The RNA shown here (FMN riboswitch aptamer (RFN element)) has 143 nucleotides.
The model forms 97% of the base pairs in the Rfam consensus.
Model confidence (mean pLDDT): 78 of 100.

RNA sequence: UCAUUCUUUCGGGGCAGGGUGGAAUUCCCAACCGGCGGUAGGCCUUAUGGCGAGCCCGCGACCUGCAUCAUUCUUUGAUGGUGUGGCUGAUCCAGUCAAAAUUCUGGAGCCGACAGUGAGAGUCUGGAUGGGAGAAAGAAUUG
Repeated sequence: UCAUUCUUUCGGGGCAGGGUGGAAUUCCCAACCGGCGGUAGGCCUUAUGGCGAGCCCGCGACCUGCAUCAUUCUUUGAUGGUGUGGCUGAUCCAGUCAAAAUUCUGGAGCCGACAGUGAGAGUCUGGAUGGGAGAAAGAAUUG
């Protein structure tokens, strides 16, 4: 220094203004938002190094199959834990460069679980003071 195990902490943002209507932050005009890891020609740094993509690759959240364990105690069930699968949205054009960018610059687009609702929700309310990709710090012994 790396690996392994454990502990602690951290770990998601957003309808201004207006229209219609009995009623809409849900419809219409318009506005606003962008989790985590990777990649990256740009930027910062003396250097080590740091930052840099919603729509490129992978992952997480919702939903769900199977296996297994626990609880409940009525059960071909329910609830929860663990493991392993499934499902899971959206981008192009031009420029820059010797070459290399769907990431940079410019322009124009597009996307966003489930349940609820006085009226249809990426933005309100709820499951959720939850879960979580992962990030940081510390400890341990082994290699």